[in-house]
Molecule: SAM riboswitch aptamer (S box leader)
Organism: Ekhidna lutea
RNA sequence: GAUUUAUAAAGAAGCGCCGAGAGACAGGCUCUAUGACGCGCUAGCAACCCCUCCUAAAAUAGGAAACGGUGCUAAUUCCUGUCCCGAUUAUCGGGAAAUAUAAAUU
Numbered sequence: 001g002a003u004u005u006a007u008a009a010a011g012a013a014g015c016g017c018c019g020a021g022a023g024a025c026a027g028g029c030u031c032u033a034u035g036a037c038g039c040g041c042u043a044g045c046a047a048c049c050c051c052u053c054c055u056a057a058a059a060u061a062g063g064a065a066a067c068g069g070u071g072c073u074a075a076u077u078c079c080u081g082u083c084c085c086g087a088u089u090a091u092c093g094g095g096a097a098a099u100a101u102a103a104a105u106u
Base pairs, nucleotide, nucleotide: 001106002105003104004103005102006101007100008099013042014041015040016039017038021031022030023029025081026080027079028078043073044072045071048069049068052064053063054062055061077098083095084094085093086092087091
């Protein structure tokens, strides 16, 4: 990098450095010199993996905890999108796809 599975309407900061864009892409709409984004430290959120315990003896499932491995800490994945279906049809609803994260395989 690729494939598969699961999840994505919840949750979560401060300081320091840097110095202009950033939010995947396109269109919007937002954030941003009252310093965004990115990086570092500390803190926190969460429960995908590992470990421990309970239900229940196994598989599996559910629950509890949170050392460790990832991840995350503006706005529903910020909204829509190319495709499909339905409807009360220049709009609305649903699904897929795409994107992100985790685990396994390669």